[in-house]
Source information:
RNAcentral holds the sequence, with entries from ENA. Bacterial RNase P class A from Usitatibacter sp., 325 nucleotides, folded computationally. Its mean pLDDT, the model's own confidence on a scale to 100, is 76.

Formats: sequence, C1' cells, structure tokens
RNA sequence: GAAGCAGGCCAGACGGCCGCUGCGCCAUUUCGAUUGCGCAGAGGAAAGUCGGGACUCCACAGGGCAGCGUAGCGGGUAACUCCCGCCCACCGUGAGGUGAGGAUCAGAGCAACAGAGACGAGUCCCGGGCUCCGUGUUUUUGGGGUCCGGGGGUGAAACGGGCAAUCUCUACGCGGAGCAACACCAAAUAGGCAGACGUUGACGUGGCCCACCGAGUCUGCGGGUAGGUGGCUCGAGCGCAGUGGCGACACGGCGCCUAGAGGAAUGACCGUCAUAGCGCCGCAAGGCGCCGUAACAGAAUCCCGCUUACCGGCCUGCCUUCACA
Repeated sequence: GAAGCAGGCCAGACGGCCGCUGCGCCAUUUCGAUUGCGCAGAGGAAAGUCGGGACUCCACAGGGCAGCGUAGCGGGUAACUCCCGCCCACCGUGAGGUGAGGAUCAGAGCAACAGAGACGAGUCCCGGGCUCCGUGUUUUUGGGGUCCGGGGGUGAAACGGGCAAUCUCUACGCGGAGCAACACCAAAUAGGCAGACGUUGACGUGGCCCACCGAGUCUGCGGGUAGGUGGCUCGAGCGCAGUGGCGACACGGCGCCUAGAGGAAUGACCGUCAUAGCGCCGCAAGGCGCCGUAACAGAAUCCCGCUUACCGGCCUGCCUUCACA
C1' cells in the first nucleotide's frame, strides 16, 4: 500500500427573525384566559410491535389434562426466545463467524435421482449345497424348486443406519386483557327511582281573576354519554472517574434533570462557515465557482432487548498479503 474482521462514536454548527407546545416569574382578568420575560422541546433506530418486564383492571383453594414456549455446561439480569464465558460441530489461510446443540433400546411417520427392491423386507445378476425333470451315457449339459454367501451392481443409505426445525417422549416455564388499561369530576336530551301537587282540573296560555283547553307538572337522587382532569414522565435514569469480575455485570462515591403533545407542538425564512456532490484550473498539494443540508426516518404510559431500514464520515484493536529497511 491492498484486501478484510470485531467494537465504538457522529447524524451539520453558529447567529438573526417570525411562529408552535410545556413549565416558571411579573402584570391584567369577565377566572375561561391574555400580554411580556426566561428556560426546555424527537431517534439511533422514535419503526416492526417480535421476546421480556414495570404499572392497571379482571379471574384465581389444590391437583391433573390440553395448548404454547424453551432445550450443551455454567453465569448475568427485574425478566427474556436477550447478553457473557467455556465445550462441541460446521464455515474461513486468518482475525473471526454460524448453530432450536436433550432423547431414534417407548411408539409412529418420512427419503429426490439411480436401482429389481427405500423403511415393509425383498431377489436383477453371480457362485455354492440339496432335490426334481429333460437330454446324454466311461468323465456331460439345460431348466425348475429350496437353502446359503461379511458375493456383484444402484444409491447418501439395502434386515442396518439417518431425520426429532414431523408427530412424539423427557425436563423446565407460562392465567387473560392492555394507558383506547384504569381512577375522578360531570352537561344537554331520553330512560330509572323517590317525594310533592294534580281529573274536586295541577303546569301552561308572561300583572291578577274567571271561562275554555285537558294529564301530567315540579323538586331531589342515581347510572351512563359528550366534555374535562389525573394516570404522564425522577427513572431497572444519565455523565464522570473508582473498586470487584476473563466477561456480561455488580457495588458504593460525586455531579446532573433531559419533550410530555394528545386530532396530536418540536416548524418556516435569511446570513456565515464546515462536510458530501458537480464543474473549471493545477504535475501535485490545493485553489475558485455552483449547489444548500442531504440517508433511513417523526415521540404518544414507561423500560430492557431483538429484528429491520440507512447518505456519508471518524476512532480503536486485530488478521492476511505485497514492497522496502
């Protein structure tokens, strides 16, 4: 220098200006809110909703069957189908990578092509023994039956193996639904319950009375809906070094607070610079100009994982090979 392996990081920066959401403070307020100032405001996957958990409600004596999941040995974790270490098998020259990796002396099922025959045993060819029939007759030869051979040939595999990511067996684990969970406040309208007044005429017809009309009217309570509030973000949290451990990880110390919307905010514009891309100049290092933020992608109760998508760049350790010293 070339070609790789493993791990980690970034995902434009700064300034101006106009908005949006939340919080704090001041002021105003018709108590609904509004104005001003300050602070904070998407990701490494927020995605798929695949595994596990927190939380909430429902169900639940105990045991068994069914169903689903997991499967070398040991460890980590709140838990897991996750992660770490070791063994074994396979792939790679190697760094490394991949593995549902228990049981086929309980039972069942399955196997392309080739081959006579493929899971039941069976007989295509060859050889041998015994026996029967035909032919032949000093010595032979043809055919049938039956038994035998670590015989041939086909194939990955031929009375002996394989597949359990086919059923099955063994061991272990597993209740269901999900923040649209759930809790609280609570209209209008229509039902429900109770009380009062009403066919001896209530209520209503808008000052009152009478007449006419004719069966409900009023009040209270309770459930649900619209709507609102909580749940809601301080948490298995993040950063820094330290100690223990090969490691996953654990422990204590110091410091930090980092979206909380909910028909759903996190945006638009301008300027400067840096990256990528394109063009020109230059032997080269590089210079000038254009473009204008670039891939995958957008929180929705939260967390730990896995998987998938992805422009480009950077860092660390290691491997193979080439050249030179």
A source record names the gene rnpB.